[in-house]
Context: one part of a larger RNA
RNA sequence: GAACGAACGCUGGCGGCAGGCCUAACACAUGCAAGUCGAACGCUCUCUUCGGAGAGAGUGGCGCACGGGUGAGUAACGCGUGGGAACCUACCCCGAGGUCCGGGACAACCGCUGGAAACGGCGGCUAAUACCGGAUGUGUCCUGAGGGAGAAAGAUUCAUCGCCUUGGGAGGGGCCCGCGUCCGAUUAGGUAGUUGGUGUGGUAACGGCGCACCAAGCCUUCGAUCGGUAGCUGGUCUGAGAGGAUGAUCAGCCACACUGGGACUGAGACACGGCCCAGACUCCUACGGGAGGCAGCAGUGGGGAAUAUUGGACAAUGGGCGCAAGCCUGAUCCAGCCAUGCCGCGUGAGUGAAGAAGGCCUUAGGGUUGUAAAGCUCUUUCACGGGCGACGAUGAUGACGGUAGCCCGAGAAGAAGCCCCGGCUAACUCCGUGCCAGCAGCCGCGGUAAUACGGAGGGGGCGAGCGUUGUUC
Numbered sequence: 001g002a003a004c005g006a007a008c009g010c011u012g013g014c015g016g017c018a019g020g021c022c023u024a025a026c027a028c029a030u031g032c033a034a035g036u037c038g039a040a041c042g043c044u045c046u047c048u049u050c051g052g053a054g055a056g057a058g059u060g061g062c063g064c065a066c067g068g069g070u071g072a073g074u075a076a077c078g079c080g081u082g083g084g085a086a087c088c089u090a091c092c093c094c095g096a097g098g099u100c101c102g103g104g105a106c107a108a109c110c111g112c113u114g115g116a117a118a119c120g121g122c123g124g125c126u127a128a129u130a131c132c133g134g135a136u137g138u139g140u141c142c143u144g145a146g147g148g149a150g151a152a153a154g155a156u157u158c159a160u161c162g163c164c165u166u167g168g169g170a171g172g173g174g175c176c177c178g179c180g181u182c183c184g185a186u187u188a189g190g191u192a193g194u195u196g197g198u199g200u201g202g203u204a205a206c207g208g209c210g211c212a213c214c215a216a217g218c219c220u221u222c223g224a225u226c227g228g229u230a231g232c233u234g235g236u237c238u239g240a241g242a243g244g245a246u247g248a249u250c251a252g253c254c255a256c257a258c259u260g261g262g263a264c265u266g267a268g269a270c271a272c273g274g275c276c277c278a279g280a281c282u283c284c285u286a287c288g289g290g291a292g293g294c295a296g297c298a299g300u301g302g303g304g305a306a307u308a309u310u311g312g313a314c315a316a317u318g319g320g321c322g323c324a325a326g327c328c329u330g331a332u333c334c335a336g337c338c339a340u341g342c343c344g345c346g347u348g349a350g351u352g353a354a355g356a357a358g359g360c361c362u363u364a365g366g367g368u369u370g371u372a373a374a375g376c377u378c379u380u381u382c383a384c385g386g387g388c389g390a391c392g393a394u395g396a397u398g399a400c401g402g403u404a405g406c407c408c409g410a411g412a413a414g415a416a417g418c419c420c421c422g423g424c425u426a427a428c429u430c431c432g433u434g435c436c437a438g439c440a441g442c443c444g445c446g447g448u449a450a451u452a453c454g455g456a457g458g459g460g461g462c463g464a465g466c467g468u469u470g471u472u473c
Stems, first nucleotide, its partner, number of pairs: 001473004006469005013345006019338002021303001026301003030298003035062003040059002043056005069256003078181007087173003092169008100134004109124006140149003154161002182228003189219003194216008231253004235246004258279005281292004309335001311334003317331001318329004348378004358369004382414001384409005392400001417462005422443003428457005438445002
């Protein structure tokens, strides 16, 4: 000098754009953040102009593995980059073929019944795109090549939407490898599923992933192992560059979801707002037993130098479901708060004396503040008052918003501070103080004339900011 997710002190007019718990991955009151489909199905209820319309819980389907948060853990194929072969992929697109015949249940509902509650138990009835059997089987899979296995679901307002088998694609994902990826040797040896093989199991898939047996290997001073620290990257800051530092916001990947462990369902999870077990904590209880998980958006307590509203809307973009109408969406789009940052604008312009008053200095003549003020002549940005009033929305739909913007009006009217002035370093005098009180980034100032302390006048710098502190280059 530059930079900052800053904080602190003094000060503070407007707007645009951005940013805003860096600390306790501390604990959380309350509300909301994931539903949807009657064009899969039965039942109950309401309304009815008897055509139908609507509501509710339940069965069933799809979604809830996305989106949103956080950085605890992780020095690792975690990430970055370049490759690879032994894999999976719901919805979507392209192609081939099919959609036949049957069956038995379980919720809801009804009855009885347990419990304070959470939530159940027993019996009975019932539908389906729920479940099961048979048939067929182009293609598919297995094979000892003879053969064997193996599918479907209907609905409708008649336009259509689906269902099953299979090939290909797109996009997505799992796995493996080369190289790169912090500090410590005051950590030098580490390793028994350890290293390899055979077989078997397991997986979507390769593999010591698991297991049995066999062999004795494998890593390491080119730093193994151990300890410490840390999410990684695109980037960001600085710098002429090389480099150094860093990883907020935005984007990609990873990991985590009270702590630890586990699996279930599913195309996909070992699953933030799912389940089970254990633990700590909080809450309810009739003491038998139950309920909970904000590192989602707001908000509260706490910690801290320090970081915002318990706001509006689905209008747009995007997502889920639905044929659709539409419903849901604290994603998102907006608004609110904060000079936290960057950028822009204003706080007036012209004229005005050999120069008012006042202040300060003075050699008492004067100098300076200073064209500064007043006065005169103008202007009206921004703010203010009134009127009109959008784009964003292809036909409809606007939270933002009566916002932005445009027109009119009034009036210089409402709007300047902060730091510094010994040298470095731009800017000097007077008074007070007297090694005191104090200043200070370094050198150093102050003990009676202090340009260095405090005040004043004057000056310098920057300006809605200016200084200080912290950190990086």